[in-house]
RNA sequence: GCAGUUGUAGUCUAGCGGCAGGAUAGGAGCCUUCCAAGCUCUUGACCCGGGUUCGAAUCCCGGCAGCUGCA
Numbered sequence: 001g002c003a004g005u006u007g008u009a010g011u012c013u014a015g016c017g018g019c020a021g022g023a024u025a026g027g028a029g030c031c032u033u034c035c036a037a038g039c040u041c042u043u044g045a046c047c048c049g050g051g052u053u054c055g056a057a058u059c060c061c062g063g064c065a066g067c068u069g070c071a
Stems, first nucleotide, its partner, number of pairs: 001070007010024004018054001025043006047063005
């Protein structure tokens, strides 16, 4: 340099073009003599820019980053 692939909360992960879901972590409460565990509630995310569409995490283009292969 070229090709492929991946990018979603602090972390891990799901998501057929129509409300972003789960686990974990954080906060509050219940329980307990206290802690841990358990239960309930709650906070927090679509890599960036553009396009298509009534509507984009999803499709298309360009970038950035990681990984793999070729040179």

Predicted 3D model of a 71-nucleotide RNA (transfer RNA) from an archaeon. The coordinates come from a structure-prediction model, not an experiment, and the mean pLDDT is 83. It matches the Rfam family "tRNA". By type it is a transfer RNA.